[in-house]
Molecule: Glycine riboswitch aptamer
Organism: Anaerolineaceae bacterium
RNA sequence: GAAAGGAUGCGAGGAGAGACCUGUAUGGCACCGAAGGGGCAAACCUUGAUUUUCAAGGCGAAUCUCUCAGGUAAAGAUGACUCGCACACUGCA
Numbered sequence: 001g002a003a004a005g006g007a008u009g010c011g012a013g014g015a016g017a018g019a020c021c022u023g024u025a026u027g028g029c030a031c032c033g034a035a036g037g038g039g040c041a042a043a044c045c046u047u048g049a050u051u052u053u054c055a056a057g058g059c060g061a062a063u064c065u066c067u068c069a070g071g072u073a074a075a076g077a078u079g080a081c082u083c084g085c086a087c088a089c090u091g092c093a
Stems, first nucleotide, its partner, number of pairs: 004090002006087001008086006018029001020028002022025001030072003036068001037066003044058006
């Protein structure tokens, strides 16, 4: 000590779904998936067995899925993700 990765901060962009019903309670029914959260594939690992296969278990991703949470007129807020800047750390030409 480049590139690259990157927690965090700031700025910009950023969707979906009922101005439903009612006795007005965070109530009922219907919906959405992009805060968060839960679940799973292959690969890999372990064990066992009837051993070039099978079974069980572990680990294991999402914009997939669930809809707990959150949300469903406009406005506002939230907002995965993307970009830019700053930058702890990692990292190596």